[in-house]
RNAcentral holds the full RNA, with entries from SILVA.
The part of an RNA shown here (small-subunit ribosomal RNA, central domain) has 349 nucleotides and comes from a metagenome.
The prediction has a mean pLDDT of 90.

Context: one part of a larger RNA
């Protein structure tokens, strides 16, 4: 290394946007770079191959032959690929009418609730646990009413429901903004896939400055429980959760399934369009775009998967090559700093 692979045995980069590259639709002419024939020169000799011949045989040694699968020149051919030219609408995209949505950012409003403060009623408890004990309360708690403050999440709607590249995103209003879907038609005229590097965004925790803190709650302490309890249960409680602005860049970042693109049976459901019909309805058909569940064929060790493929194929890219040492060391680069990426050996099974 050929090769064989990558739901679950090792392997899909956390996601997208894009550079180089690689690949790229339909017709028509041209060209002859790839492509294919033909021709010349060359492609030392030995050796290998394949007839033969000498050592008694073979080894060995000789003779002829093919083979040297290449490269150069030149004559040709033109179907496919590529150049160039000219045109096409099926591929992408604009443009014009709607349509759904927690999709992104920025401002303001709500009302439930929890706590904490004031004040009224009230009296002897309250909390907690399997049981308790710490705590809190006669200096009046718990409870109960009224009032105020302040942070934070946004019950019910709520749905294998929506929307978003992923991360994710749920009270209301309102500015500002992306994308996506539907129908008609005009319009550009392949403008497209993928993409090594890049470069952006990216849960939680964590850092850095400077605000905020109700609840909760690592670390702390206290009470238990135990043989011990540096836990699990309970009083309490700081970091932190929260906001600005800077970082950090990693998650079982999961569907454990990279992107796009054809094609390949069929049932149910359910979201968002649009068309037809109809008893104009809580109704039935069809079509698109999602999102489920079942299920043939085909695949697959099996589990399963199965038009949201793991099925048949084509286009690029990333990743794997027996545990373990190790995602370690060194060493780069990046980070304030934790860490982060890149990424080995020796010895061992």
């Nucleotide at each position: 290394c050929u090769g064989g692979g990558c739901g679950u045995a090792a392997a899909u980069c956390g996601u997208g946007c894009g550079u180089a590259g690689g690949c790229g639709g339909c017709u028509u002419g041209u060209u002859a770079a790839g492509u294919c024939a033909g021709a010349u020169g060359u492609g030392a000799a030995a050796g290998c191959c394949c007839c033969g011949g000498g050592c008694u045989c073979a080894a060995c040694c000789u003779g002829g032959g093919a083979a040297c699968u290449g490269c150069a020149u030149u004559u040709g051919a033109a179907a496919c690929u590529g150049g160039c030219a000219a045109g096409c609408u099926a591929g992408a995209g604009u443009u014009g009418a709607g349509u759904a949505g927690a999709g992104g950012g920025g401002a303001g409003u709500g009302g439930a609730a929890u706590u904490u403060c004031a004040g009224g009623u009230g009296u002897a408890g309250c909390g907690g646990u399997g049981a308790a004990a710490u705590g809190c309360g006669u200096a009046g708690a718990u409870a109960u009413c009224u009032g105020a403050a302040g942070g934070a999440a946004c019950a019910c709607c709520a749905g294998u429901g929506g929307c978003g590249a992923a991360g994710g995103c749920g009270a209301c209003u309102c500015c500002c903004u992306g994308g996506a879907c539907u129908c008609a038609a005009a319009c550009u005229g392949a403008c497209g896939c993928u993409g090594a590097g890049g470069c952006a965004c990216g849960a939680a925790a964590g850092c850095g400055u400077g605000g905020g803190u109700a609840g909760c709650a690592a670390a702390c302490a206290g009470g238990a429980u135990u043989a011990g309890a540096u836990a699990c249960c309970c009083u309490g409680g700081u970091a932190g959760u929260c906001c600005a602005c800077g970082c950090c860049g990693u998650a079982a970042a999961c569907g454990a399934u990279g992107u796009c693109g054809a094609c390949u049976a069929g049932c149910c459901g359910u979201u968002g369009g649009g068309c037809c019909c109809u008893u104009u309805u809580a109704g039935g058909g069809u079509u698109u775009a999602g999102u489920g569940g079942c299920g043939c064929a085909g695949c697959u060790a099996a589990c399963g998967c199965a038009u949201u493929a793991a099925g048949u194929c084509g286009a690029c890219c990333g990743c794997c090559u027996g545990g373990g040492g190790a995602g370690u060391a060194c060493g780069g680069c990046c980070g304030c700093a934790a860490g982060g990426u890149u990424a080995a050996a020796a010895c061992u099974c």